[in-house]
RNA sequence: GCCGUGGUAGCUCAGGGGUAGAGCGAACGACUGAAAAUCGUUAGGUCGUCGGUUCAAUUCCGACCCACGGCA
Numbered sequence: 001g002c003c004g005u006g007g008u009a010g011c012u013c014a015g016g017g018g019u020a021g022a023g024c025g026a027a028c029g030a031c032u033g034a035a036a037a038u039c040g041u042u043a044g045g046u047c048g049u050c051g052g053u054u055c056a057a058u059u060c061c062g063a064c065c066c067a068c069g070g071c072a
Stems, first nucleotide, its partner, number of pairs: 001071007010024004018055001026042005048064005
């Protein structure tokens, strides 16, 4: 340099045009004599960046950045 895969909540990952989710974690509550476990509730996201297409983009297209792999 070229090709491929990935980048989404604090962490691990779903979701591939129509209001963004799970598990773990956090806070609060229930339970307990008190904890743990369990159950419930809540908070937490410019969906890597910038453009394009579209009535509408996390999703499709282009460029770029980062990580990993392959080729040279």
Predicted 3D model of a 72-nucleotide RNA (transfer RNA) from a Candidatus Nealsoniibacteriota bacterium. The prediction has a mean pLDDT of 87. The source organism's lineage runs through Bacteria, Bacteria candidate phyla and Candidatus Nealsoniibacteriota. Its Rfam family is "tRNA". Its family is annotated with triplet codon-amino acid adaptor activity in the Gene Ontology. About the family: Transfer RNA (tRNA) molecules are approximately 80 nucleotides in length. It is annotated as a transfer RNA.